[in-house]
Context: one part of a larger RNA
RNA sequence: CGUAGGGUGGAUGCCUAGGCACUAAGAGCCGAUGAAAGACGUGAUAAGCUGCGAAAAGCUGCGGUCAGGAGCAAAUAUCCAGUGACCCGCAGAUGUCUGAAUGGGGAAACCCACUUAAGUAGACCUUAAGUAUCCAUGGGUGAAUAAAAUAGUCCAUGGAAGGGAACCCGGUGAACUGAAACAUCUAAGUAGCCGGAGGAAGAGAAAGAAAAAUCGAUUUUGGGAGUAGUGGCGAGCGAAACCGAAAGAGCCUAAACCAUUGUGCGAGCACGAUGGGGUUAUGGACUGCAACAAAGUCAAAAACUUGUUACCGGAAGGGAUAUGGAAAGACCUGCCAAAGAACGUGAGAGCCGUGUAUGGGAAAACAAGUCGAGACAAGCAGUAUCCAAAGUACCAUAAGACACGAGAAACCUUGUGGGAAGUCGGGGGGACCACCCCCCAAGGCUAAAUACUACUUAGUGACCGAUAGUGCAUAGUACUGUGAAGGAAAGGUGAAAAGGACCCCGGGAGGGGAGUGAAAGAGAACCUGAAACCCUAUGUUU
Repeated sequence: CGUAGGGUGGAUGCCUAGGCACUAAGAGCCGAUGAAAGACGUGAUAAGCUGCGAAAAGCUGCGGUCAGGAGCAAAUAUCCAGUGACCCGCAGAUGUCUGAAUGGGGAAACCCACUUAAGUAGACCUUAAGUAUCCAUGGGUGAAUAAAAUAGUCCAUGGAAGGGAACCCGGUGAACUGAAACAUCUAAGUAGCCGGAGGAAGAGAAAGAAAAAUCGAUUUUGGGAGUAGUGGCGAGCGAAACCGAAAGAGCCUAAACCAUUGUGCGAGCACGAUGGGGUUAUGGACUGCAACAAAGUCAAAAACUUGUUACCGGAAGGGAUAUGGAAAGACCUGCCAAAGAACGUGAGAGCCGUGUAUGGGAAAACAAGUCGAGACAAGCAGUAUCCAAAGUACCAUAAGACACGAGAAACCUUGUGGGAAGUCGGGGGGACCACCCCCCAAGGCUAAAUACUACUUAGUGACCGAUAGUGCAUAGUACUGUGAAGGAAAGGUGAAAAGGACCCCGGGAGGGGAGUGAAAGAGAACCUGAAACCCUAUGUUU
C1' cells in the first nucleotide's frame, strides 16, 4: 500500500412532536372588586412541569357528554362513579405573601402597628372590617386679627396611580454615514429618551382651493412626477393644483336679547349663576306675519332574530384466496358520494376509526341587529338699533415649520417689544400696490374609507426539516458575569415492552446461552449507520 472482517464515529436517507411566512374572520385592553409578573405552599407516596390557593391537581350551580375515573406519569395502595363520577362549556365561591402595593417600615415575597365590631370578654387570644397619597365636589371646624374672611385641620362621595407586541399623537433629540476630504447640507426630525390616548389615533366642516370658469370638510390611494422648484445649484431634497378611485355626515357653543336669581351693607352701578335664545357671509338678536306639526336623526330597558362560547346526527366492503409478523398493497367480486379534504389504524383504506359534505343544538354568559319608551330638530318679510371669540390680528426683531437652505419669501407656528378695526368691518389670492375674485380667524365636537397584531379561531404554503427552521422540537433553562447583560447543547428501540424469566463466567461492568420479536447485525450507549481514525487477519513492497 492492497484485500477482507470488525471497532469508533454520527454524515446521509426517511420521519416530525417545533418553527417561519401569510390569508380570512374575531378581539383589540388588564388594574385599588388589587393587574402584569412572581415567592411560598398544595398530592397517599412527589424532585420537575402543569393546575390550584390554608375551601389549595381543587368547592358550588346550570348545561353538554359519557362508563369509566383520580394531569404529564408507569407501578402500588386507597378511593370516586347510572343517586351520573371523570371530561367539556357558562356562571359563581375561595383566592396565603410580594408586586402600583396603598396602616408604618423594609435588604420584594419579611418586620412592626393602631381603630372598630363579634366571640360569657376594659387590657390577653381568635375572627371580621378598616387605617397611603394626590385631584375634584360637598360638608364640619377654624388662627395670627375686633368682626368677617382666609390659611390650617377633619369627614363623606367619586376619580387617578401600575402593566401591555406593534400601530398613533405630542415633547426632546444624536452620531456614524453621504458629499469619494469637510464646515452649510446629508443621514433625520431617523435612532434614543420622556409624556399621552385609542381600538384605531391624528385630521376635519374653509378667514380654503382656484382664475375670468368654477369647486365645496377631512383621510387614504392610482396618476400628475422624480415634474415645478429647492440645493457649497454639490451630494442630494422634492411638492401642489387638477383628474381617477375608496369612503362619505355633519354639528354644538360664546355674544346680542329674554326670564329667574346671587354677591359687593346699597337707590344706582359692577361682577356673576341657571334656563331660554342663537350659530351664519351675510347671519342672528329685534319688529311684523305664519306655526306649535311632518319627514328625519339619536336612543335606555324588555322582547325577538342571528352569531360566539360545550356538543349531536352523518353514506358506502367483503373474501373460506395468495404473499407477509401484520393487508389498507395484489387478486376476485361489490357499494357510497352535497362526503375521493386530512389524520390514524402492525405496508399504500372513499366504504375500519376520527373525520369530511350537509343538517341539527344552549339552562347560562357575551356580541351584533330589529323594534322602540324617550330625546333632538324649524318658515316668510323688514333692516332704524344691537351682536358676531383681543394682548388677538398686525408690525419690528429672533427662530421654527412649510418640497422652499433669507431668498423677491408670501402663507403657518412661537419667544421678546409694540399693538388694531369692529360689518361703511376683517383675512387671503407667494414681496408690495391697485383692480377684481374667494373667504369670515382669534371656542369646541365629529363615523367611514387608513395604520398595526401581543391575543383567539379556521386555514394556506414552488417555506424549514434537527449545524435547517425561533435563541429554544422548547429554555431564556444549564452555565458565565458584582451588575446591566450574555446564553448553549440535546429528537427517532419496536406494530406492541412482548424492555430479555431462568442458567453460566465475572467483585462489578460486561458477556455467553435460553426466551420475546418479522428483525436483537432493533437490547434502551437502541432506525439507517458514510468518512476521518483505530484494530485483527492476510498478500505485496522497501
Description:
Predicted 3D model of a 542-nucleotide part of an RNA (large-subunit ribosomal RNA, domain I) from uncultured Johnsonella sp. The organism belongs to Johnsonella, within Bacteria. Its mean pLDDT, the model's own confidence on a scale to 100, is 83. The RNAcentral record of the full RNA draws on MGnify. Rfam family: Bacterial large subunit ribosomal RNA.